[in-house]
Predicted 3D model of a 518-nucleotide part of an RNA (small-subunit ribosomal RNA, 5' domain) from an uncultured bacterium. Model confidence (mean pLDDT): 84 of 100. The full RNA is in RNAcentral, with records from ENA, Greengenes and SILVA. Its Rfam family is "Bacterial small subunit ribosomal RNA".
Context: one part of a larger RNA
RNA sequence: GGAUGAACGCUGGCGGCGUGCUUAACACAUGCAAGUCGAACGGGAAAUACUUUAUUGAAACUUCGGUCGAUUUAAUUUAUUUCUAGUGGCGGACGGGUGAGUAACGCGUGGGUAACCUGCCUUAUACUGGGGGAUAACAGCCAGAAAUGACUGCUAAUACCGCAUAAGCGCACAGAACCGCAUGGUUCGGUGUGAAAAACUCCGGUGGUAUAAGAUGGACCCGCGUUGGAUUAGCUAGUUGGCAGGGCAGCGGCCUACCAAGGCGACGAUCCAUAGCCGGCCUGAGAGGGUGAACGGCCACAUUGGGACUGAGACACGGCCCAAACUCCUACGGGAGGCAGCAGUGGGGAAUAUUGCACAAUGGGCGAAAGCCUGAUGCAGCGACGCCGCGUGAGCGAAGAAGUAUUUCGGUAUGUAAAGCUCUAUCAGCAGGGAAGAUAAUGACGGUACCUGACUAAGAAGCACCGGCUAAAUACGUGCCAGCAGCCGCGGUAAUACGUAUGGUGCAAGCGUUAUCC
Numbered sequence: 001g002g003a004u005g006a007a008c009g010c011u012g013g014c015g016g017c018g019u020g021c022u023u024a025a026c027a028c029a030u031g032c033a034a035g036u037c038g039a040a041c042g043g044g045a046a047a048u049a050c051u052u053u054a055u056u057g058a059a060a061c062u063u064c065g066g067u068c069g070a071u072u073u074a075a076u077u078u079a080u081u082u083c084u085a086g087u088g089g090c091g092g093a094c095g096g097g098u099g100a101g102u103a104a105c106g107c108g109u110g111g112g113u114a115a116c117c118u119g120c121c122u123u124a125u126a127c128u129g130g131g132g133g134a135u136a137a138c139a140g141c142c143a144g145a146a147a148u149g150a151c152u153g154c155u156a157a158u159a160c161c162g163c164a165u166a167a168g169c170g171c172a173c174a175g176a177a178c179c180g181c182a183u184g185g186u187u188c189g190g191u192g193u194g195a196a197a198a199a200c201u202c203c204g205g206u207g208g209u210a211u212a213a214g215a216u217g218g219a220c221c222c223g224c225g226u227u228g229g230a231u232u233a234g235c236u237a238g239u240u241g242g243c244a245g246g247g248c249a250g251c252g253g254c255c256u257a258c259c260a261a262g263g264c265g266a267c268g269a270u271c272c273a274u275a276g277c278c279g280g281c282c283u284g285a286g287a288g289g290g291u292g293a294a295c296g297g298c299c300a301c302a303u304u305g306g307g308a309c310u311g312a313g314a315c316a317c318g319g320c321c322c323a324a325a326c327u328c329c330u331a332c333g334g335g336a337g338g339c340a341g342c343a344g345u346g347g348g349g350a351a352u353a354u355u356g357c358a359c360a361a362u363g364g365g366c367g368a369a370a371g372c373c374u375g376a377u378g379c380a381g382c383g384a385c386g387c388c389g390c391g392u393g394a395g396c397g398a399a400g401a402a403g404u405a406u407u408u409c410g411g412u413a414u415g416u417a418a419a420g421c422u423c424u425a426u427c428a429g430c431a432g433g434g435a436a437g438a439u440a441a442u443g444a445c446g447g448u449a450c451c452u453g454a455c456u457a458a459g460a461a462g463c464a465c466c467g468g469c470u471a472a473a474u475a476c477g478u479g480c481c482a483g484c485a486g487c488c489g490c491g492g493u494a495a496u497a498c499g500u501a502u503g504g505u506g507c508a509a510g511c512g513u514u515a516u517c518c
Stems, first nucleotide, its partner, number of pairs: 001518004006514005013390006019383002021348001026346003030343003035090003040087002043084007052075003060067002097301003106226008116218002121214008129163001131161002138153003142149002169194005175188005199206002227273003234264003239261004244256003276298004280291004303324005326337004354380001356379003362376001363374004393423004403414004427459001430453004437445001462507005467488003473502005483490002
C1' cells in the first nucleotide's frame, strides 16, 4: 500500500447493487416451512332439479256442506354439482439449513466397470383374459385422564392373492460361430422349468404389464495430489492371502467356517493435534503466501448413540423403533417433543436484521385440467457493513467589513471567505402523469422506476493529523506533573511532540483506531 462477513470512537444528506451469528452443532415460547389427486374406491354431508307420499293451507268460487289448490314442512326416487374424514396412488430421498465429525478414494483431477442399479421421461415391440378372499371408513360396544387401543358386524377399489397366456425375459443342461482385456464377451438355435397386468373416462383419451434401447441420476474400483508433530518407531488376528459358502444392484474378509502366516513402516506406518474439500477469493510483476463468508460443485450431519422398515432411490431434518440426556402434560397407570428450514426468544459475545408481502414472475410436487401447496423463490423492512454514483451550490464581489487569533501595536492571518448582486435546481420536499417485467386474463414489488411542472440557496460536513519518518505552525496553559507515543523519542518554566485556541495539511459521508492476511 492492498484486503475484510469485521468491531469500536466521533460524525452522518440521497440513491443503486450487494451483504449481515465468524461466538454456544447452546436451549427454544408462538406461527408458518409438503402436499396433492373425487377422471382409482366405498361411504358421508350440502345444494339444485325431478318422481311419489304426507303436512300446511293464501287467493278465488260456493248451494256455506265444500271445490280448487298458490305456499310451507318432512320423507322418498333418480340425476347433477360441490366438499371431503378414510382406503389407494404419486410426492414427503427434491428444494432449504449447518460444518459437528472426517487427514479419508472424503475432495480435486484423469481413467475403469468384460463387476452394477436407475421411479418419472423418450423410442420400439408384444399384451391388458378369467376368478377369489379380505379390510379401513361406517355401525355397535368395551378400556383409558389422555395419547390411543381391543372386540363384534357390514362394504369398495388402479389395495391384496391364486389361475391362464409368454413375442421377448430369468434359471439349469449340453452345443455352434465370431471376438477380446485375465476372469471372459456377443450372436444363434435346442430341451426342461419359472414369473405379468387395472382399470378409469366428459369416448377425445389417460393408464397398467413384460422386454429391449436411450436419456437422466446414482454405485463401486484404480493412478496421482491433498496440514503439523519423531519430545509419536514400531503397528496389525478378520489382521494379509487362499478355498468353500452366505449376502449384495454389484465386486470384495462385506460376513462365516477351514487352511496358510502373512500385510504395513524411516519414500514416515501407528499415534497425537488441527481441519469439511474444490471452483474460487485476497495479495503479489510473477513464483509464491494466505484463505475457503456470499455464489456454484461434491461430501457429511439433523438433540446424543444404535437399528432397520417402506421404497426406483433413505438406513430418511419437519417418517418409524430402541437406549440416553433435557423439556412439557398427567387422574401417577402413562404419554408428548426435537428451529444446523423462515421469522422470532433467551443465552454466549466486540458483533450480525422483520414473529413483513406475494405465489405476479422463475422453478418444484400432485392433478387430464381448472387448480391447490411451496418462509424454494420474487420482493419489501432494518444496519454507511462494503463497493459505486450524486449532492451539500455556481459566477461576480476589497469598504480587504465585523468577529477571532497573533503582533515588533505599524500590521499580519482567517479572506473573495462572508455580506451584497446575478443565476441554476442535481438530490430531498410538493403537484400531475405513469410503465416494462405478462401470453387472452392474472403484478407482491407499487402509484415503484421514470417523465413533466411549479417552488425556495433553501433541508444536507465531518474526522484525523501538523518534531523526524510524513503533507501541514504559532500563541497560551502545564512544569519529568498531567499527559503523548507506530519507531526514534517528547514533558524537570519560553514544549512547533502534553492540553486548549487560531491557522494549516490530508481524506471526505465518511474519518480514525483495533484485529487478521499478503